[in-house]
RNA sequence: AGAGUAGGCAAGGUGGUCGCUCGUCCUCUCCUGCAAAGCGAGGGGAUGAGAGGAAAGUCCGAGCUCCAGAGGGCAAGGUGGUCCGUAACGCGGACUGGGGGUGACCCCAAGGAAAGUGCCACAGAAAAUAUACCGUCCGCCUCUGGCGUGAUAAGGGUGAAAAGGCGAGGUAAGAGCUCACCGUCCCGGUGGUGACACCGGGAGCCAGGCAAACCCCACCUGGAGCAAAACCAAAUAGGGGGACGUUUGAGGGCGGCCCGUCCGAGGUUCCCGGGUUGGUUGCUAGAGGCGUCAAGCAAUUGACGUCGUAGAGGAAUGACCAUCAUCCACCUCCGGUGGAUAACAGAACUCGGCUUACAGCCUACUCUAACU
Repeated sequence: AGAGUAGGCAAGGUGGUCGCUCGUCCUCUCCUGCAAAGCGAGGGGAUGAGAGGAAAGUCCGAGCUCCAGAGGGCAAGGUGGUCCGUAACGCGGACUGGGGGUGACCCCAAGGAAAGUGCCACAGAAAAUAUACCGUCCGCCUCUGGCGUGAUAAGGGUGAAAAGGCGAGGUAAGAGCUCACCGUCCCGGUGGUGACACCGGGAGCCAGGCAAACCCCACCUGGAGCAAAACCAAAUAGGGGGACGUUUGAGGGCGGCCCGUCCGAGGUUCCCGGGUUGGUUGCUAGAGGCGUCAAGCAAUUGACGUCGUAGAGGAAUGACCAUCAUCCACCUCCGGUGGAUAACAGAACUCGGCUUACAGCCUACUCUAACU
């Protein structure tokens, strides 16, 4: 100097003027009311606060609300190495096994193929109860060629994959046929919470892959969602019609089905039609933020202290001026003039994650080249 890997911050700053929304305090008017007072409405003043690291996606998990309560089973769905963390998760951390990279580092849909079913195109002789195309060896013959109720699976070919690999011996030629070393399986020991790793011994021991195929195994799962729901006010058509039933239980609720259970008797439910599209709450003090210390490899947990950090309701958080900083362009170039504020992008009940987009800056590490 270049190329990369991992992580962090993330935005123009400061001051002033005007404007918008909300909270707190003071004050005025209106409405209701005898008054006190208030579900309220509208002004004035002071003061404080006001859109992100992803607010995006709506992919997971919850808090919360309702289904009166929300039970058991089947089906369905989700997750899938081990341990730990967490309110929980399909998330996070550490480790194990495997894969990629020179490396820093990154990735894995990582249980079971001997419970069963299924698939492996084409090529190839043959794709799983395998077989012999070329070749090699043996026997015979009409012998530079051919034949075989022979042997072979070492060599070659086809393919993603063809009866473990490699070396030696052995054989008619070959083959775990035999042996050594790997691999596989079994037994034992050591270390580790564990997945697993290492060591020792034994057995010639097996013919694959795919479960991101159906399936099996282990664990988990009521449903719907703030357009949930609660309250107040007002209005309407005292609407119309049908079915079943009155305790011998009709009908309806509980995601699908079954059991079970609950509501239910001038009852239940279905269909058609009509009215209300108003206001308030939910709505922000939370599994909250920040700091210090301790434990832990870490994720995280605990203790102490401190802060009060949007709450709109068709949707507020903006505009202008000056100046500093940065960048760009021009000029008469110690400076001046003009312009821009740059990327991705705007809360809508809240929170923990994941995924995606992203200008600029910072930190650590790896590799390459040159110089000292």